[in-house]
RNA sequence: GGGCGCCUAGCUCAGUGGUAAGAGCGUCUCGUUUACACCGAGAAGGUCGGAGGUUCAAUUCCUUCGGCGCCCA
Numbered sequence: 001g002g003g004c005g006c007c008u009a010g011c012u013c014a015g016u017g018g019u020a021a022g023a024g025c026g027u028c029u030c031g032u033u034u035a036c037a038c039c040g041a042g043a044a045g046g047u048c049g050g051a052g053g054u055u056c057a058a059u060u061c062c063u064u065c066g067g068c069g070c071c072c073a
Base pairs, nucleotide, nucleotide: 001072002071003070004069005068006067007066010025011024012023013022018056027043028042029041030040031039049065050064051063052062053061
């Protein structure tokens, strides 16, 4: 330099145009226990990497920038 993939909750990841975005683990609270753990119930936590564009409508499609990774040279 060329090509490709990824970026969504604290972590690992779903969600390939439709009405205020989810799971597991973790955290917190309550119950249970002498206590801890397990278990049960509940809660908090996200401007979906940034900026533009297309659309009635974008996490999703397009462009660009940034970051990470892989392949080729």
Model confidence (mean pLDDT): 82 of 100. The RNA shown here (transfer RNA) has 73 nucleotides and comes from a Pseudomonadota bacterium. Its Rfam family is "tRNA". By type it is a transfer RNA. Rfam links the family to the GO term triplet codon-amino acid adaptor activity. Lineage of the source: Bacteria > Pseudomonadati > Pseudomonadota.